[in-house]
RNA sequence: GGGUCCAUAGCUCAACGGCGGAGCAGGGUGCUCAUAACACCUUGGUUGUAGGUUCGAAUCCUACUGGACCCA
Numbered sequence: 001g002g003g004u005c006c007a008u009a010g011c012u013c014a015a016c017g018g019c020g021g022a023g024c025a026g027g028g029u030g031c032u033c034a035u036a037a038c039a040c041c042u043u044g045g046u047u048g049u050a051g052g053u054u055c056g057a058a059u060c061c062u063a064c065u066g067g068a069c070c071c072a
Base pairs, nucleotide, nucleotide: 001071002070003069004068005067006066007065010024011023012022013021018055026042027041028040029039030038048064049063050062051061052060
């Protein structure tokens, strides 16, 4: 220098172009003499940034930023 892939909650990951979710973690309650475990409830998001397409974008297109890998 060229190419491929990835970026969504604190972490690991989902999400036909039409309501952004799950598990773990955090908070509360129950249970227990108490703790752990368990059960129930619950908080948590400018979907990396900036544009474009569209009635409507996490999703499609472009550029940029960061990361992983391949070629040279």